RNA sequence: CGGGUCGUGGCUCAGCUUGGUAGAGCGCUGCGUUCGGGACGCAGAGGCCGCUGGUUCAAAUCCAGUCGACCCGA
Numbered sequence: 001c002g003g004g005u006c007g008u009g010g011c012u013c014a015g016c017u018u019g020g021u022a023g024a025g026c027g028c029u030g031c032g033u034u035c036g037g038g039a040c041g042c043a044g045a046g047g048c049c050g051c052u053g054g055u056u057c058a059a060a061u062c063c064a065g066u067c068g069a070c071c072c073g074a
Base pairs, nucleotide, nucleotide: 001073002072003071004070005069006068007067010026011025012024013023020057028044029043030042031041032040050066051065052064053063054062
């Protein structure tokens, strides 16, 4: 320098192909259960999707640029 993959709650990931109100597990908080804890059950908080711009009635999703991590090539 060129190419590829990835970037989404605290963590690990799904959703992107087929644009239409952001989900799961673990963790966290409260309540129940227990002598207490764990486990279990119920309820809840927490992200607007790496960043910028564009297309569209509407973008995590499509397009362009850009940043970071990793891999391949030179």
Molecule: transfer RNA
Organism: Coriobacteriales bacterium